[in-house]
Context: one part of a larger RNA
RNA sequence: GGCGCAUGGCGGAUGCCUUGGCUCUCACAGGCGAUGAAGGACGUGAUAAGCUGCGAUAAUCCCCGGUAAGGCGCAAAUGGCCAUUGACCCGGGGGUCUCCGAAUGGGACAACCCACCAUGCUGAAGGCAUGGUAUCUUCAGAAUUGAAGAGGCAAACGCGGGGAACUGAAACAUCUUAGUACCCGCAGGAAGAGAAAAUAACUAAUGAUUCCCCCAGUAGUGGCGAGCGACCGGGGAAGAGCCCAAACCGCGGCUGUUGAGGCAGCCGCGGGGUUGUAGGACCGCGCCGUCGCAGCGUUACAGGCGAGUGGAACGGACUGGAAAGUCCGGCCGUAGAGGGUGACAGCCCUGUACACGUAGCCUGUUCGCGCGUAGCGGUAUCCUGAGUAGCGCGGGACACGUGGAAUCCUGUGUGAAUCCGCCGGGACCAUCCGGCAAGGCUAAAUACUCGUGAGAGACCGAUAGUGUACCAGUACCGUGAGGGAAAGGUGAAAAGCACCCCGUGCAGGGGAGUGAAAGAGAUCCUGAAACCAUGCGCCU
Numbered sequence: 001g002g003c004g005c006a007u008g009g010c011g012g013a014u015g016c017c018u019u020g021g022c023u024c025u026c027a028c029a030g031g032c033g034a035u036g037a038a039g040g041a042c043g044u045g046a047u048a049a050g051c052u053g054c055g056a057u058a059a060u061c062c063c064c065g066g067u068a069a070g071g072c073g074c075a076a077a078u079g080g081c082c083a084u085u086g087a088c089c090c091g092g093g094g095g096u097c098u099c100c101g102a103a104u105g106g107g108a109c110a111a112c113c114c115a116c117c118a119u120g121c122u123g124a125a126g127g128c129a130u131g132g133u134a135u136c137u138u139c140a141g142a143a144u145u146g147a148a149g150a151g152g153c154a155a156a157c158g159c160g161g162g163g164a165a166c167u168g169a170a171a172c173a174u175c176u177u178a179g180u181a182c183c184c185g186c187a188g189g190a191a192g193a194g195a196a197a198a199u200a201a202c203u204a205a206u207g208a209u210u211c212c213c214c215c216a217g218u219a220g221u222g223g224c225g226a227g228c229g230a231c232c233g234g235g236g237a238a239g240a241g242c243c244c245a246a247a248c249c250g251c252g253g254c255u256g257u258u259g260a261g262g263c264a265g266c267c268g269c270g271g272g273g274u275u276g277u278a279g280g281a282c283c284g285c286g287c288c289g290u291c292g293c294a295g296c297g298u299u300a301c302a303g304g305c306g307a308g309u310g311g312a313a314c315g316g317a318c319u320g321g322a323a324a325g326u327c328c329g330g331c332c333g334u335a336g337a338g339g340g341u342g343a344c345a346g347c348c349c350u351g352u353a354c355a356c357g358u359a360g361c362c363u364g365u366u367c368g369c370g371c372g373u374a375g376c377g378g379u380a381u382c383c384u385g386a387g388u389a390g391c392g393c394g395g396g397a398c399a400c401g402u403g404g405a406a407u408c409c410u411g412u413g414u415g416a417a418u419c420c421g422c423c424g425g426g427a428c429c430a431u432c433c434g435g436c437a438a439g440g441c442u443a444a445a446u447a448c449u450c451g452u453g454a455g456a457g458a459c460c461g462a463u464a465g466u467g468u469a470c471c472a473g474u475a476c477c478g479u480g481a482g483g484g485a486a487a488g489g490u491g492a493a494a495a496g497c498a499c500c501c502c503g504u505g506c507a508g509g510g511g512a513g514u515g516a517a518a519g520a521g522a523u524c525c526u527g528a529a530a531c532c533a534u535g536c537g538c539c540u
Stems, first nucleotide, its partner, number of pairs: 001539009015525001016489002020460002022457007029449002031153002039100003042055003046078002050074002061094006070082003105114003115133007135150006157188001158186005168175001172223001198206002210237005220228002241441003244385001248271010276419001278384004282378004291372003295369003300365006308356003314329005330347002332336001338350003390414008400426001421436005476483002496524001499511004
């Protein structure tokens, strides 16, 4: 020096555990904010650094309800308090709520500085208290001005305005990626769409929209490459239809005109009216009742949630540190889900099945208010959405890349018809069929989950599962945008080692004691390997 064995050290694998995660289901909620939010700064405790709570009324104040013997948070201790005259705690309502922050009197390097007006403390200055003083939009007003609203935050889902590239095409330009990512605006609990100028079809119908399954990777489209990719129709989910503009009538105002009776035009308001087998105005007849509502409110009833309430049934012996284990004998069960208790408990605790529940909130029915509601006949006249439809040029959307390219949108230029009318049926024309554009609203079926409650898992178990089981978006890094950790486990109970000894020692250790165990003694369950040391054996 090597190898082997043994005993230790170091180390923290493994096993077991779980307070935390992950995914989903059902129900709810789907917003908060100038009555100052989200998020913060600074304070606040008898002693108080951090977290939590709270706000100069500051781990809180008041009222109502619940519960019941203890309580003054995590979190010990000392001191001092509160509480059956009901504290602490739980539910509901209210009060207070510094400063910053949309931040809004002006300013600023957020949590700071400095004002003006009114009133008051006072009384000239300085000072203090309370209230007000931002901007934009809309409405009113001649106007100083007044009133109302907005602004900001928030996970995804939605609609709109803009809008890539890597990539694929085995290069690359049309194309694709993709109207994706991203930016901006706006909204709702959903949004958007939606009550036919629809589809279908050569005889044959269907009847708003949305979503799912099929149709179908079909028909098409496509440097006919890569790729892209329907309709019709069928089956389901859901189901709901309405209101204006105009004609006409009335009222008011303004303007014009007039021999001042008036007439005409425009504007505002009210009635009327709303469609394609055309409808309405207008004229005649008939009807004043029935039915309905998606609007507002609320009486009563029912249901749900809701702080909570009740809620069955066990003893003995043995082993053991401890009984829930074993043995013996019982009991309950609409409850043998789960968790806890010194090992494995239906009957010990908490719960569970079941039954009940205040305030308050929600839903449904009912009720009230408000609103809406039809028919028959006639046809001379009037009305039925215009810089619109269509067309030319340039683009875009449609599965459809300009193509034979219909349909939809529109930057530009043109530019109709008016019911004997107009549009569509994939160039275009005729016939036929379907419909009535150029105004608007509309639940449900659909999408999503920052969040609340309940539950589940052939999901993880501390290098896993969230980045975070632990005081984590922390420490730390970066000028900054931003990046971003490590770190769980004594024991049933602190019973957390009084006292003695060694030691310079409040280090460390040896006794003693506690405990089932201290080889469970504080980074303390188990305690692998690497690595280190000592002893012994063998080899060199």
A computed fold for a 540-nucleotide part of an RNA from Faecousia sp., annotated as large-subunit ribosomal RNA, domain I. Its mean pLDDT, the model's own confidence on a scale to 100, is 84. It matches the Rfam family "Bacterial large subunit ribosomal RNA". NCBI's taxonomy places the organism under Bacteria, Bacillati, Bacillota, Oscillospiraceae, Faecousia.